[in-house]
RNA sequence: AGAGUUCGAUCCUAGCUCAGGAUGACCGAUAGCGAUAUUCUUAACACAUGCAAGCCAGAUGGGAAGUGGUGUUUCCAGUGGAGGUUGGGUGAGUAAUGCAUAAGAACCUACCCUUGGGAGGGGAAUAACAGCUGGAUACGGCUGCUAAUACCAUAUAGAAUAAGGUUGAGGAGAUAAAGGAGGAAUCCCCCUGAGGAGGGCCUCGCGUCUGAUUAGCUAGUUAGUGAGGAAAUGGCUUACUAAGGCGACGGUCAGUAGCGAGUCUGAUAGGAUGAUCAGCCACACUGGGACUGAGACACGGCCCAGACUCCUACGGGAGGUAGCAGUGGAGAAUUUUCUGUAAUAGACAAAAUCCUGAAGGAGAAAUUCCACGUGGAGGAGGUAGAAUGCCCAUGGGUCAUGAACAUCUUUUCCCGGAGAAGAAGAAAUGAUGGUAUCUAGGGAAUAAUAAUCGGCUAACUCUGUGCCACCAUCCGCGGUAAUACAUAGGAUGCAAGAGUUAUCUAGAAUGAUUGGGCGUAAAUCGUCUGUAGGUGGCUUUUAAAGUCCACCGUCAAAUCCCAGGGCUCAACCCUAGAGAGGCGGUGGAAACUACCAAGAUGGAGUACGGUAGGGGCAUAAGGAAUUUCUGGUGGAGUGGUGAAAUUCUUAGAGAUAGGAAAGAACACCAACAGCAAAAGAACUCUAAUAGGCCGACACGGACACUGAGAGACAAAAGCUAGGGGAGCGAAUGGUAUUAGAUACCCCAGUAGUCCUAGCCGUAAUCGAUGGAUAUUAGGCGUUGCGCGUAUCGACCCAUGUAGUGUUGUAGCUAACGCGUUAAGUAUCCUGCCUGGGGAGUACGUUUUUCAGAAUGAAACUCAAAGGAAAUGACGAGGGACCACAAAAGUGGUAGAGAAUUUGGUUUAAUUCGAUUCAAAGCGAAGCACCUUACCGGGGCUUGACAUGACACGAAUUCUCUUGAAAGGGAGGGGUGCCUUCGGGAAUGCGGAUACCAGUGGUGCAUGGCUGUUGUCAGCUCGUGCCGUAAGGUGUUGGGUUAAGUCCUUCAACGAGCGAAAACCUCGUGUUUAGUUGCUGCCGUUGAGGAUGGAACCUUUAGCAGACUUCCAGUGAUAAGCUAGAGGAAGGUGAGGAUGGUGUCAAUUCAUCAUGCCCCUUAUGCCAUGGGAGACACAUGUGCUACAAUGGUUGGGACAAAGGGUCGUGAUCCCGCGAGGGUGAGCUAACUCCAAACCCGUCCUCAGUUCGUAUUGUAGGCUACAACUCCCCUGUGUGAAUUCGAAAUUGCUAGUAAUCGUCGGUCAGCCAUAUGGUGGUGAAUUCAUUACUGGGCCUUGUACACACCGCCCGUCACACUAUGGGACCUGACCAUGCCCAAAGUCUUUCCCUUAACCGUAAGGAGGGGGAUGUCGAAGGCAGGGCUAGUAACUGGAGUGAAGUCGUAACAAGGUAGUCGUACUGGAAGGUGCGGCUC
Repeated sequence: AGAGUUCGAUCCUAGCUCAGGAUGACCGAUAGCGAUAUUCUUAACACAUGCAAGCCAGAUGGGAAGUGGUGUUUCCAGUGGAGGUUGGGUGAGUAAUGCAUAAGAACCUACCCUUGGGAGGGGAAUAACAGCUGGAUACGGCUGCUAAUACCAUAUAGAAUAAGGUUGAGGAGAUAAAGGAGGAAUCCCCCUGAGGAGGGCCUCGCGUCUGAUUAGCUAGUUAGUGAGGAAAUGGCUUACUAAGGCGACGGUCAGUAGCGAGUCUGAUAGGAUGAUCAGCCACACUGGGACUGAGACACGGCCCAGACUCCUACGGGAGGUAGCAGUGGAGAAUUUUCUGUAAUAGACAAAAUCCUGAAGGAGAAAUUCCACGUGGAGGAGGUAGAAUGCCCAUGGGUCAUGAACAUCUUUUCCCGGAGAAGAAGAAAUGAUGGUAUCUAGGGAAUAAUAAUCGGCUAACUCUGUGCCACCAUCCGCGGUAAUACAUAGGAUGCAAGAGUUAUCUAGAAUGAUUGGGCGUAAAUCGUCUGUAGGUGGCUUUUAAAGUCCACCGUCAAAUCCCAGGGCUCAACCCUAGAGAGGCGGUGGAAACUACCAAGAUGGAGUACGGUAGGGGCAUAAGGAAUUUCUGGUGGAGUGGUGAAAUUCUUAGAGAUAGGAAAGAACACCAACAGCAAAAGAACUCUAAUAGGCCGACACGGACACUGAGAGACAAAAGCUAGGGGAGCGAAUGGUAUUAGAUACCCCAGUAGUCCUAGCCGUAAUCGAUGGAUAUUAGGCGUUGCGCGUAUCGACCCAUGUAGUGUUGUAGCUAACGCGUUAAGUAUCCUGCCUGGGGAGUACGUUUUUCAGAAUGAAACUCAAAGGAAAUGACGAGGGACCACAAAAGUGGUAGAGAAUUUGGUUUAAUUCGAUUCAAAGCGAAGCACCUUACCGGGGCUUGACAUGACACGAAUUCUCUUGAAAGGGAGGGGUGCCUUCGGGAAUGCGGAUACCAGUGGUGCAUGGCUGUUGUCAGCUCGUGCCGUAAGGUGUUGGGUUAAGUCCUUCAACGAGCGAAAACCUCGUGUUUAGUUGCUGCCGUUGAGGAUGGAACCUUUAGCAGACUUCCAGUGAUAAGCUAGAGGAAGGUGAGGAUGGUGUCAAUUCAUCAUGCCCCUUAUGCCAUGGGAGACACAUGUGCUACAAUGGUUGGGACAAAGGGUCGUGAUCCCGCGAGGGUGAGCUAACUCCAAACCCGUCCUCAGUUCGUAUUGUAGGCUACAACUCCCCUGUGUGAAUUCGAAAUUGCUAGUAAUCGUCGGUCAGCCAUAUGGUGGUGAAUUCAUUACUGGGCCUUGUACACACCGCCCGUCACACUAUGGGACCUGACCAUGCCCAAAGUCUUUCCCUUAACCGUAAGGAGGGGGAUGUCGAAGGCAGGGCUAGUAACUGGAGUGAAGUCGUAACAAGGUAGUCGUACUGGAAGGUGCGGCUC
């Protein structure tokens, strides 16, 4: 310090997630030791048991023990004294009666310190105790006795009684004490002043969480006077008076919370937090109250009320662990019912003592931090890189110097011995503790898990599993080859720890002061005016608020930092220092900001002179058009559409030309021209009126900018009331379209649109760009005003200013783009944003007549949503172009029959594959057996086949028997070849083992081959240049071509694969070569010839020829195109072979090869029979036809290319024929061969002399075999079909059509197939608008699995959270009233009463009772706020394969969208106005 994740790829925006540190932590598996610290974060829930606050006998009277008695001594209840207000716990409450910091004054203070003075003389009781007595207990009652440092009165007094201070004098009333010990000196205590220290109370400035969906709050409230009360100030309380006080600088209310020092984190600024330690506050079962006291409204005190628990004799009593242990409960979770007062510290006491769960210690817990260990060094060699494990290419590698081995050490461990410091002051006193530590001996001995290994992120392989089981922080992994699951081996980083989880912070500049943004990503209010507030031009003063400097006080200690020291180091501890940004005070400075005063003028403004304009408001007038009405002319349609219909019309429409009426809107001019704050605004004239601009400079002198709240205006739609209503036109009706059509199109048509008066307050109210000021290159337009020059004038030219456009530099921007009209550079002010959805929704509030508007969440859910640009693909987008693509022709298919393929069905089996074009007469260039992979039954198991080892026999072969065959059984014949004599080669057989075999699976694991796009013209690279990048350029543009073919232009210059060329065949000529061919001659019925020739034909091998060469036109003087010449052939001459980069997970594991998986007496192998030929049906491809351009029959003529020795087969004979017999010739220019056609015959338009299916019968061929299941022939039979609907297909010239012919496969053939070959031989193409397909450029895109894409809404189902909801149930808050405990205070004089007064009666004073005010809990009432719950109900979200449509993305098939209104199953549709995204 960053990284992962949106996309096919890129940049940006933005969220989510990770790596660090931390914790009072938790969880599961694991665990050697020591030191250190910490240990109920939840139920301020309830608590058994024990302990945590006692002490004083030198204040006092007594009781008891003890002793023979006295005294000493010890113990105990009571009176009395000081202390139980400290220490310890907890954080419920509290948002200020608190805390923190800095100040202040009207106060109190026991014990302690310093200091002054004093303590005279008297009195009356009472507890204990004794007796009697009540009660279960707790606890009492009556009578009697007694003491004090208990109590009372009195004497005395630098104190108090006024309350500013000092000095002096006098007076009045009131008010204090206590003694004890000691032989004594003396000590302690007591009373009363003054001062101090420490503590406490009170007041104030500043700081101290969230919410405005909490905006008004307040009645002792704010102030004053009198009185009361208090330690003291004060509405603290009360009576009266006034009506104040607080609040957008956030009052009141609600929620949450102890506060700070500090702690964690962070570079800082900050953010979070408030355990332990120390400070302050609050609380002590819940609520209230006072008493005592120096101090409390009191944790281990009292009274009352309430809830709960316990005891009870039912009458009544007792209790409060948020002290230390401990128990239950809650919870993910937090310890022992330990030890001793040795130290520190406290209470009491004169002191010793005594008491102390404070504190010191120990115990438990890896809870934290720190330290140590689990061994060290050698050991791959001269002779093992040993074994097991794991991997493997089978060679080896790795674990691995690791172990073993030999050697060393002893921290730790075990066992002995010694043994502390902490203890002060001479002695005594140690819980810890026989601990720490030291030391002898022993022996490598007792001691390493957990996590991770796809990327982020260090570390990889095997096996198992098979979208299962699982994993996962995020992205994601898993569907048979998983480095991601699980095991194993290995590896990595940590290490007595390692991981998960939870929380905080950082990363996060993701709330941005430091340090973000707002044209399109979230984000500028619709516009303006203006209040508070914020900010503010120039010059000179005043003073010192901000600011700056110096010094002083304070900011407790601890912590942090730094230095030194102590525990063996460290953590930890000790000592000293530094620091502490804050607050307060004193003294200075005067630049800047604010203040005071004065001045100037540039900002802003006023007046003056001009000027442009659809600026606003009101009035008046105008013509064109539309519709309606009226009377004519006229006579059949009109209107409307893609095409129609509804509509109007012989009752006279439409058309035409007169007349009349009405309402609404203002053509041309008209222009990215002008005006206005925006919304907006246009015929013309007039009246009054607002703002701008220009010019001169007169006045005045900062008067300015922005602007929370607030106010004004604000399109369209809509609402209320009244008018008006021509046209248009939501809704509605009808006609169409359609699968439907609640739409688009058409015919009608109501609200509305218009006016007046009000309301509403929203729009894509957009430049998606807030306002103001300054500043920073230009060029080209245009509007208003002005100046110069010029002119008769208007232009032109030059120039100033205010607008309005365009292009563009610097700069900015993610890019697009912006660019003096900024989105540049700066300042000031406002508004707004913080992932997508849920949602601009719910609730609440404000507002509105309504519709609605404004403000505006959460639960839940996703890991994205989004912007810009680039490449593709796509578009019922555009441009230009090509192709039998269409058009123009021609022949077909689809209908019939049968052939064949496929689907389906059937079957024991109907083997398998191929399925849009690009499967279907395809693999199959030949299914009777074989083939054959399928089925049935019969058989074999190292096998039908291969290799290796062993044993035996040569091999081949023959006969019999059984069987469907395979196979089984029995018998005969035979002894070879080579040899180094061991044996070997070939072959057969046998048993055993590795194996063999598999047309078994996966073409979605693959190679290879192939199809298709497509013979379409495309696909790329190097260097350079442009861009942040993906990418672009080149390859685009202008022409041209069959072509990315060529030319030209150009930030490109070149190159490659394709195209072309090269290759083969055909077409012309020529050369060469003539046999079996050709030909002259001779000869024949025909054959034939040892005959001549090389002219022709033909064959063989070469060569030539065609290249836009020439001319003309055209084109850019190009490439080329058009026409012509010559030529056998003319513009790639015709045909073939040849197939770029890629696409389709295209086809093929059944050609072959091959990974993995599967089978192994079977999924292998053998043989036999069957099946692949089934048959209701459907489909494709061809064949034959339907006839006269024909059929039949007789005669006649002409090819090319092919095949041939287990072959082809002439000739002759037989047969009606298929064919049979014969077998010449031929290893091949020998042989096998045409039909259509031509000349005649018959048929005469019919289901026929067309057509041949079907079928009877008789035959023939091949083959081991012809039933399932071949082909052919004769004869008889003679079906459908009369040219074929929708639709669809081939073909552009020797082509289509038509005619035969040959080959391959092959015993034969289901071939009408397929591949060749020749014969005869057409028609048409104006021209590229539309269909199909293709490439190029451009455009749009929400697509990238790429339109077979994406995607919207209702409905149905499941789940989840949530709103409303008649109710119901709680918590909290305040208000009013009722009742009113304890208690203080007031009053009373009902009862009672030792001290004092009084001779007495009685009084003063006290106590009890009663009354009154206040008053907790409780009750009643109506509220507020909040939580839970609920029949039913609303929408929302999520969910691999539900229904209906297709709204959006392309012109998305009616452009979309915003606001509004109506309407419809649903998306949606339509009207009005706006926007272009």
The RNA shown here (small-subunit ribosomal RNA) has 1477 nucleotides and comes from Viscum album. Its Rfam family is "Bacterial small subunit ribosomal RNA". The RNAcentral record of the sequence draws on SILVA.